[in-house]
This is a predicted structure of a 342-nucleotide part of an RNA (small-subunit ribosomal RNA, central domain) from an uncultured deep-sea bacterium. Its mean pLDDT, the model's own confidence on a scale to 100, is 88. RNAcentral holds the full RNA, with entries from ENA, Greengenes and SILVA.

Context: one part of a larger RNA
Formats: sequence, C1' cells, structure tokens
RNA sequence: UUGGGUUUAAAGGGUGCGUAGGCGGAAAAAUAAGUCAGUGGUGAAAGCCCAUAGCUCAACUAUGGAAUUGCCAUUGAUACUGUUUUUCUUGAAUAUAUAUGAAGUAGGCGGAAUGAGUCAUGUAGCGGUGAAAUGCAUAGAUAUGACUCAGAACACCAAUUGCGAAGGCAGCUUACUAAUAUACUAUUGACGCUGAGGCACGAAAGCGUGGGGAGCGAACAGGAUUAGAUACCCUGGUAGUCCACGCCGUAAACGAUGAUCACUAGAUAUUGGCUUCGGUCAGUGUCAAAGCGAAAGUAUUAAGUGAUCCACCUGGGGAGUACGUUCGCAAGAAUGAAACUC
Repeated sequence: UUGGGUUUAAAGGGUGCGUAGGCGGAAAAAUAAGUCAGUGGUGAAAGCCCAUAGCUCAACUAUGGAAUUGCCAUUGAUACUGUUUUUCUUGAAUAUAUAUGAAGUAGGCGGAAUGAGUCAUGUAGCGGUGAAAUGCAUAGAUAUGACUCAGAACACCAAUUGCGAAGGCAGCUUACUAAUAUACUAUUGACGCUGAGGCACGAAAGCGUGGGGAGCGAACAGGAUUAGAUACCCUGGUAGUCCACGCCGUAAACGAUGAUCACUAGAUAUUGGCUUCGGUCAGUGUCAAAGCGAAAGUAUUAAGUGAUCCACCUGGGGAGUACGUUCGCAAGAAUGAAACUC
C1' cells in the first nucleotide's frame, strides 16, 4: 500500500457542539483546472527485451528495432469532478397554531416516617439472633399520648410508561429556560452530513474551603460464629452521604452495537399528535419472513442491502506497566513502549 474486521472472539471514542479537512440534491449556461484523444519536442549512451550478423559454438561483440509507463508545448473533446453565473424545491432551516413530558435552573410550601427534647400514663423488662451475647433500662427504659425541634427521602399513582446528547431525571407549586412532535399553508433557497485537533457537559467515590448532620454507614471498637475469622450475623460508630462554591474526569459511562441518509415481507401491544374515524406522522416494546451470522441471535429502532465521514483492532503474558510529556492540591488521569517469555 492492497485487503479484512469492531453485539458476545482483539476492536465504537462516556456524550454533545464545532474548526480545519473529507463528502454532498435538481435544471440550464459558460469555462476547460482535473479527465480523455491527436501531434511535436525531450526522455544520453551502455544495460534489460526482440530480430539479424561476427569470432568453429557459447560467453563476448556489432547493427537495427522495441521499450524508456515520465515531463513540456500545442490542437481538439466536454459525459463526469472542479470553478463561475442563473434558476428550482424534494434536503435543511424559519414563521403560524396546537400538544407533550420524572428535561434543566432558582424560590416557596406539604404530609407520612425516623431520631431527639419536655411533660403525662405506666412497670420490669427492652432489643437482638439460627441460638446468644455485647448494648439500653428502677437515675424509670421499651410501649402509649400531647407539644416542640432537626435533617434527609418523597409511599400509593407507577407502567414492557415518559423526558433528556449522554451522565441522568419522580411530593405539590411559582418564575425563568430549553427541547421534541403534529397540522396546515407560507418564507429562505442546498444554507447540508461527518468531524482530526479544540471547547463544553459528564454517575458514584475522592479532594479543598465553609456550613449541616436525622437515618444509613467504609475505617474503628465490642459481642458472637469458627480450628482460626483481620469476614459473613449482632450492638455501637468516625469520615462520608446533604447544601454552597471550586477541583477531579473516571465506570460493565452497556444496546458491551459511532453519526447521518436511502431502500427492503408481515403480526401485535402501547405513548404523543392530526383525522373526513378509513387512516396517517413521530416514538417505545414483543413475535417473526427473506437476508445476515461461527452460533447465540438479529431482523424497517438491523447485526439486511448500499453511500459519506470519524474512531478503533492486528496472538497470550510482560502492561494499561516503565520512561518522557501534558493535566491535577493530592489521589491519580491522559498519552503509552521494550527487553524477556509461551
């Protein structure tokens, strides 16, 4: 370089926005850069290849041809690509009218439960387990009632539901913000797709500063179990979990399936629109034909058939390690080998 792959065998970036780049709808005209054809020049000789000839043959040598796939100039061709101009509406976007939802940010409010405090009733146990014990309790616990305080999470509704780019999002309500879908026309007129670098977002844990701290609960302590028990079980319990601001930037960040476009049997359930109630558009599931697949399976939400762009893979271990660099307060993250070995 050609070729092969990426659900599960190695391999899709965690997700989006977007720069350069790559690719790009329909019609007409111009141009002729790419492209194609002709001609001219050049492409040294030798060598290689072909045909003859000369040394008795061969090696060797000589003559001629071919080749030299290239470059330059010039004359033409105009389908495709490019460039320029004009036009179009089906891609894309906008407007209008509706609708939808746990989409986001900030504020306010609510009840149940839990724990704590005070008071009251009341008396000997409570709690916990496989069984116990540690623990709590006559300084009156547990239980019951009243009042008060605190923090965190929002039962039922609830679903194979919905929304969001992903992470994720659930009590009620207000304000602000974003998105998607549908309907009918109208407007712009290719404004598009992808996207190396870059930027933004990014669960949990962790870090910094200041708050908060009910429950739960790494570490830790005690009680059990056990041969032991640095565990599983029990009683406690600190960080943390919560809030504000700032870092971290990773996950089985999973559909283990990149984005966009076109095409390709059906059946069934369901969510949101529109409806002339026949359907139709957008989404979410299940089954299943062809096809695909090593099989499991997948199958209009493709892993089918094609197109464009990006990312990634190339035996196991060594190793996501070492070294260097960048980032970070640190923890560490990102990039990322080799020797050696099987």